[in-house]
RNA sequence: GGCGCAUUCGUCUAGUGGUGAGGACUUCAGAUUUUCAAUCUGGCAAGACGGGUUCGACUCCCGUAUGCGCCG
Repeated sequence: GGCGCAUUCGUCUAGUGGUGAGGACUUCAGAUUUUCAAUCUGGCAAGACGGGUUCGACUCCCGUAUGCGCCG
């Protein structure tokens, strides 16, 4: 330098273009308990960045960034 793959809550992740982006852990509040732990209920929190296509994009296309791999 070329090619390919990946990027989603604080962390790990699910999601065939169709409408409150789901789950687990964490965290916060409450219940239970004499207290703690455990358990239960509820809440907060997200599609790397910039464009394009489309009635509609996390999803398709292009570019950029970062990481990984292969080739030279």
Transfer RNA from a Candidatus Nealsonbacteria bacterium, 72 nucleotides, folded computationally. The sequence was found in a public genome assembly. Its Rfam family is "tRNA". The family's RNA type in Rfam is transfer RNA.